RNA sequence: AGAGUUUGAUCCUGGCUCAGAACGAACGCUGGCGGCGUGCCUAACACAUGCAAGUCGAGCGCGAAAAGGGUAGCAAUACUCUGAGUAGAGCGGCGCACGGGUGAGUAACACGUGGGUAAUCUACCUUCAGGUCUGGAACAACCCGGCGAAAGCCGGGCUAAUACCGGAUAAGACCACGGAGCGAGAGCUCUGUGGGAAAAGCGGAGGACCUCUCCGGAGGCUUCGCGCCUUUAGAUGAGCCCGCGUCCCAUCAGCUAGUUGGCGGGGUAACGGCCCACCAAGGCUAAGACGGGUAGCUGGUCUGAGAGGAUGAUCAGCCACACUGGAACUGAGACACGGUCCAGACUCCUACGGGAGGCAGCAGUGGGGAAUCUUGGACAAUGGGCGCAAGCCUGAUCCAGCAACGCCGCGUGAGUGAUGAAGGUCUUCGGAUCGUAAAGCUCUGUCGGCGGGAACGACGCCUUUCAUGGCUAACAUCCAUGGAAGAUGACGGUACUCGCAAAGGAAGCACCGGCUAACUCUGUGCCAGCAGCCGCGGUAAGACAGAGGGUGCAAGCGUUGUUCGGAAUCAUUGGGCGUAAAGGGCGCGUAGGCGGCUUUGUAAGUCGAAUGUGAAAUCCCCUGGCUUAACCAGGGAAGUGCAUCCGAAACUGCAUUGCUUGAGUGUCAGAGAGGGUAGGGGAAUUCCCAGUGUAGAGGUGAAAUUCGUAGAUAUUGGGAGGAACACCGGUGGCGAAGGCGCCUACCUGGCUGACUACUGACGCUGAGGCGCGAAAGCGUGGGGAGCAAACAGGAUUAGAUACCCUGGUAGUCCACGCCGUAAACGAUGGGUACUAGGUGUUGCCGGUAUUGACCCCGGCAGUGCCGCAGCUAACGCAUUAAGUACCCCGCCUGGGGAGUACGGCCGCAAGGCUAAAACUCAAAGGAAUUGACGGGGGCCCGCACAAGCGGUGGAGUAUGUGGUUCAAUUCGACGCAACGCGAAGAACCUUACCUGGGCUUGACAUUGACGGAAUCCUGUAGAGAUACGGGAGUGCUCUUCGGAGCCCGGAAAACAGGUGCUGCAUGGCUGUCGUCAGCUCGUGUCGUGAGAUGUUGGGUUAAGUCCCGCAACGAGCGCAACCCUCGUCGUUAGUUGCCAUCAGGUAAAGCUGGGCACUCUAGCGAGACUGCCGGCGUCAAGCCGGAGGAAGGUGGGGAUGACGUCAAGUCCUCAUGGCCUUUAUGCCCAGGGCUACACACGUACUACAAUGGCUGUUACAAAGCGCCGCGAAACCGUGAGGUGGAGCCAAUCGCAAAAAAACAGCCUCAGUUCAGAUCGAAGUCUGCAACUCGACUUCGUGAAGUCGGAAUCGCUAGUAAUCGCGGAUCAGCAUGCCGCGGUGAAUACGUUCCCGGGCCUUGUACACACCGCCCGUCACACCAUGGGAGCCAGUUGCUCCAGAAGUCGGCGUACCAACCGCAAGGAGGUAGCCGCCCAAGGAGUGGUUGGUGACUGGGGUGAAGUCGUAACAAGGUAGCCGUAGGGGAACCUGCGGCUGG
Repeated sequence: AGAGUUUGAUCCUGGCUCAGAACGAACGCUGGCGGCGUGCCUAACACAUGCAAGUCGAGCGCGAAAAGGGUAGCAAUACUCUGAGUAGAGCGGCGCACGGGUGAGUAACACGUGGGUAAUCUACCUUCAGGUCUGGAACAACCCGGCGAAAGCCGGGCUAAUACCGGAUAAGACCACGGAGCGAGAGCUCUGUGGGAAAAGCGGAGGACCUCUCCGGAGGCUUCGCGCCUUUAGAUGAGCCCGCGUCCCAUCAGCUAGUUGGCGGGGUAACGGCCCACCAAGGCUAAGACGGGUAGCUGGUCUGAGAGGAUGAUCAGCCACACUGGAACUGAGACACGGUCCAGACUCCUACGGGAGGCAGCAGUGGGGAAUCUUGGACAAUGGGCGCAAGCCUGAUCCAGCAACGCCGCGUGAGUGAUGAAGGUCUUCGGAUCGUAAAGCUCUGUCGGCGGGAACGACGCCUUUCAUGGCUAACAUCCAUGGAAGAUGACGGUACUCGCAAAGGAAGCACCGGCUAACUCUGUGCCAGCAGCCGCGGUAAGACAGAGGGUGCAAGCGUUGUUCGGAAUCAUUGGGCGUAAAGGGCGCGUAGGCGGCUUUGUAAGUCGAAUGUGAAAUCCCCUGGCUUAACCAGGGAAGUGCAUCCGAAACUGCAUUGCUUGAGUGUCAGAGAGGGUAGGGGAAUUCCCAGUGUAGAGGUGAAAUUCGUAGAUAUUGGGAGGAACACCGGUGGCGAAGGCGCCUACCUGGCUGACUACUGACGCUGAGGCGCGAAAGCGUGGGGAGCAAACAGGAUUAGAUACCCUGGUAGUCCACGCCGUAAACGAUGGGUACUAGGUGUUGCCGGUAUUGACCCCGGCAGUGCCGCAGCUAACGCAUUAAGUACCCCGCCUGGGGAGUACGGCCGCAAGGCUAAAACUCAAAGGAAUUGACGGGGGCCCGCACAAGCGGUGGAGUAUGUGGUUCAAUUCGACGCAACGCGAAGAACCUUACCUGGGCUUGACAUUGACGGAAUCCUGUAGAGAUACGGGAGUGCUCUUCGGAGCCCGGAAAACAGGUGCUGCAUGGCUGUCGUCAGCUCGUGUCGUGAGAUGUUGGGUUAAGUCCCGCAACGAGCGCAACCCUCGUCGUUAGUUGCCAUCAGGUAAAGCUGGGCACUCUAGCGAGACUGCCGGCGUCAAGCCGGAGGAAGGUGGGGAUGACGUCAAGUCCUCAUGGCCUUUAUGCCCAGGGCUACACACGUACUACAAUGGCUGUUACAAAGCGCCGCGAAACCGUGAGGUGGAGCCAAUCGCAAAAAAACAGCCUCAGUUCAGAUCGAAGUCUGCAACUCGACUUCGUGAAGUCGGAAUCGCUAGUAAUCGCGGAUCAGCAUGCCGCGGUGAAUACGUUCCCGGGCCUUGUACACACCGCCCGUCACACCAUGGGAGCCAGUUGCUCCAGAAGUCGGCGUACCAACCGCAAGGAGGUAGCCGCCCAAGGAGUGGUUGGUGACUGGGGUGAAGUCGUAACAAGGUAGCCGUAGGGGAACCUGCGGCUGG
């Protein structure tokens, strides 16, 4: 510090996800030791049991028992001593308000921070001043009596005190009145007079002296200590008040009656509506009152670079609470966790009358929960309470226990060791790897084990004693300081240390597709499963599961949860808003925010210094202590804050002085569809009347509905009425926007220019608010020509609730009132300033010139286009900014759900404004790129269409396929590009299929002990395979003379074999687009990038062929050419070919001699290149025409197939991975099948006839083939063919007859002398064998068919058509296939259309690429949610009833010790009663929240449901927005708007 994920790819936007750190954690697997920490986050749920607050005898009065002893007694027992002034309770004092727990409540002066208290209190402690005198009356305990089950209570009697009460005395300590001083003031200090207010004793010691005496002593007295009272000051603690800070919701917007203030009282320690009476009507609130939700706050903690965000366990500060609610008492302090009273709920006891209780103290239990410990030890230390002290108490605390819960440290060994052991795994079978790892050898000894030693933490208090000092009359005592001695440890025999033995007891967990370090095998087969995101799994899974190996951490490792980070993804630091989410429809303007130049002052902001504070701990730095670390200690720094004070005065603010440039006013001109009202005008449509006139009109793609002989349409004249204003008219004008268009008048807003007179910052923006606001729509009343939702009809269509047509109502128009929305758009808020230009246009002004107007130059204001810098993701924007800046407002934060629900406000309604959540997805999006596609465009090709010729589709047959059948009808090929295809030839074989019979190392390969040549002839059984025999035969090569090799048989075992599966695991080969003209690269350049450029453009070509141009320049694969063949010529050669000349010769014949001229053969050459001429063309490429030429613009044909596409075809040619099979899915054999047959399709053949058929005669080819062959002549047969065997290994011989054609004859339009299927008979040939199932021949038979529906195929010249010939395969079998020649046409205007293709361009929501994508209803399943008659629960407001305990107030006739009084009585008090307030409770009525609810609404999700086709291309009616109506649904239509056509 980033990464993954939207796309074919790219850039951007944007969400989701990951890597980090952390935790009071939990869960899974695993687990050796120690140190230091931490440990109910849930039920503030309920609690058994024990303990957690007592102490003081030096405040006071009482005062046991058990047990033991003694005396008496027989004993029971009595008395007595010790126990013991002990235990114990009581009065009294202090403490119990601390410490400990918890976080329910609380959004608050609760907390934090800084102040105030001149508005206060403060026990114990310190300090100052002074005092502590004198009387009195009770109540507990105790005793007696009584009630009660108990808890406990009542009555009577006795008694002490540091308990209680009276009196004395007492200071400006307090009160009243007054005075003085100080202070700004509130007030403070000092003071005069008067007034009221205090106390308690206890203990130690003591020489004189005094009193009493029971002679022991007691008291006084002195002194010391501890107390007590009043007072001063302090310290500590607390109360109250104030500034500032402190969560979410505005779908909570108004709240408030003690409410706000005053006067006077009451109350409190104290201010105060804190409370009360009266008076006034205030107080709070958009800077968020009131209401709702949530929450203890802080130091800190976690994270982060920081700013921040989250959090508030442990430790520390504050607050609140103590079963729930209320209340007070006591006290210095409480409205009191282990106190009281009352009410309530719950639990327990009960004799049913009544009582008891409160773990959110420490342990512990139940419960809840994913989850959180021992009913431990000790007061040794630290701290607390009481006490003079000893000491007692202390679940505070210190320790121990449990838990890997966290952090930190240590160990599980070290060295050596290569036969790289065994074994595992993988393997290309060679090896690789685990791996120096192990074993073995040599060592060490941490932890653990055993044994020995053994701490620090202990100081202090106290006692004794010594010394010094103090008090004192005192050397007592006491106090202070110092020294010595004595005693004390829960942890714990622990830390630490020494010794002994022994490698011995001690490693797991997660991961290994990318992110992200780490790879293979096997199993599985969209199953089982994984998954944080993207995504893996459908037979070769590095992603599942196991294994081997590896990677990362390590006594832990993973998972889950949560927080921060990454996330600049709420942006102060540090984001945005033209098109990605986002500018309010527009204006006016309130609050608020911001604001020109200048003078002076001020000092609020601002800046600087100082002081105080910012607790400690934590974090950071330094140092130190535990062996180290964690941990701990000491010191420092920091604490960005707050407050006070001093200073500065630039900037902001405030006050003030001026100024004119911002703004405004004035004067004079000017343009304009700016607005409103009234009046007027003509054209057109429609209607009415009349005329002319006759059969149609109208409408459409074509029609029909409709109108018209009752006279339409057309045309002429007249009239009525409503609405809108042609031309001008223009990226022209005006307006804030919506919007505004005939003319005139009136009323009226704004704008511009010139002049520079006036005011003097008067400005900008603008939350709320107010106003305006297209169309549609609503209300009332008018109006209504045209148009036109709805509706009706006609068409179209599969349907057509649409598009088209004919009608047609609301509406459109007017007036008044609503509505308040639009793609209300420049999808761009307003204002100001600055930042190159060029060029239009509108308005005004100026200059030059002019009589004047133009032109030209300049200025201001508006409105367009182009363009630089700059900006932008790009597109683009660019002085009219989307640039550079400032000010103010509005808005955004992934998609869907949804601009929806609920609530509120507005509206007559329609609806508008405001505006969520659950749930769901891993994207949704913007711009641009390359393709593909378009019922987009342009250009151009092709037998693509057209123009022609001939076919197919109809018939019969052949052949292939589908289907069906079958034991089997083997398999493959399926649009073009499967279907006379693999198959260039299924009777057996082939053959892969079926039935049956057989074989199992096998028909075949390698190795092979052993045996034998091989081979040939032959018998028996059998369908054959096979089995069992007989006979002949004894090889060849090498040799080291042993043998080896060739060939045959062969046990056993490795293995063979498979036309079994997968062409979607593959190689190779092939088809296809397509012989289409394309496909790319290097370098450069452009672009952020994908990419582009080149390859586009202008011409041209068959061609990316060539030329020109050009940020491109070159190059490669393709094209072309080079190759073969045909066409002309030359040359060489001349047999088997040829024969002109010469000779011979025949019935004829190159037959012979001879020759190589010609033809021909087959080698080598020549030739053609737009080379020449003319025209056109850009001086080009080239095109057109011409000449010459055998051939002319590629001369014809062939071979040749770019990058790639189709998971195209082939595992059955071959090869091959994997899988399967192994007495069978292999091999052998016989027979059968591949040849089936209601049917359908493809491809062919033959025909339907006269351009023909038949008969006869006569010609003319090319290319091939032949020894297991072609086979002549001759003879036989009607013929197929047979006999025959010459010749030929072939330019020699043969196949071999070419056929159409030509010539002649017959047939005469008919199912025929056409056509030949089918069938019968007889034959021929091949072959082991023609039954299933061959071909051919002859005779006979003579079917359909008379030119073929929709549709469809081929062909552009030696082509189509037509005619025959040959070959491969092959024993035989050809209508198929591959070749060959003969005869030999027609037509092409042209590129609109169909199909295919190329280039450019355009749109795109497609990229599996239009066979694409995609919308809505309906049906089904699941999920969350709204409404809902209601029902239930929580919470809360208001009204009323009620009223416990208790404070306060009143009464107090009943009762009462202290004081007064002789007494009666009084003062004072108590019970009791009454009243105010008030908790629980009750009643009624609202609000609000949650749950539930028949039914209902939409929404979301879900491999293969239904209906349509709305959108994306002009998406086939451009789309979309608002509104209204309609419709199964997407949607359609009307009106207005937008371009995102």
A computed fold for a 1541-nucleotide RNA from a sediment metagenome, annotated as small-subunit ribosomal RNA.
The sequence is in RNAcentral, with records from SILVA.
It matches the Rfam family "Bacterial small subunit ribosomal RNA". Gene Ontology terms of the family: structural constituent of ribosome and ribosome.